[in-house]
RNA sequence: UAGGAUAAAGCCACACUCGUUGAAAAACGGGGUCGGAAAACCACGGGUCUUGUUUCCAGUAUCUGCAAAGACAGCCGGGUUGCCUCUU
Repeated sequence: UAGGAUAAAGCCACACUCGUUGAAAAACGGGGUCGGAAAACCACGGGUCUUGUUUCCAGUAUCUGCAAAGACAGCCGGGUUGCCUCUU
C1' cells in the first nucleotide's frame, strides 16, 4: 500500500420494550442483540418517509401530484476521519 479471517482486543446496536421529547416521520436515555470493518461523521446527488399553505399547473377531482419545512448516514452513491489484523 492492497485486502479482510471460522482470529483477537475493544466498539456499535435492528426488531421489540420502558421512559422522555415531537403534530408526525423520528430522536435521546435504559433494557435488548438482528446484524455491522466504518452500523463513526457530513443531507452533496439519488431514494424513502412525515407534515403540507395561497395561487398557478397536471390528472375528470372534495382527492392526488407539484411548493416549502423536516426525518432517515443501519437504503444506495459521494466526501472526511479511523481500531485490529491471518495475508500481500
The RNA shown here (c-di-GMP-I-GGC riboswitch aptamer) has 88 nucleotides and comes from Candidatus Tharpella aukensis.
Taxonomically the source falls in Candidatus Tharpella (Bacteria, Candidatus Tharpellota, Candidatus Tharpellia, Candidatus Tharpellaceae).